[in-house]
RNA sequence: AUCUCGAAAGGGCAAACCGUCGGCAACGGCGGGACGCAAAGCCUCCGGUCCUGAACCAUCAGGAUAGCGGGGUUGCCGAA
Repeated sequence: AUCUCGAAAGGGCAAACCGUCGGCAACGGCGGGACGCAAAGCCUCCGGUCCUGAACCAUCAGGAUAGCGGGGUUGCCGAA
C1' cells in the first nucleotide's frame, strides 16, 4: 500500500409521517422528522417489484424504484 473483516473515534445519510411544489401515475424536489443504514455515495447493465400505454395469445414499449437483490465504480477510520 492492497484485499477481507468491522471494534473504537470523528462524523455522514435519512424511512414512515406532515407541509409544499412537479407528475396521468408509480414517484421525485424542498422543509420538518428519524425507522434504520459501513457505502442508505454514485451508475438502470441483469433480475425483481410498481406505474402508464398498446395488445388481450404470448408479450411489447416508455417511466419509477440505487432504502429489493446482483453487478460496476469511488470513498472516511484503522483495533482484533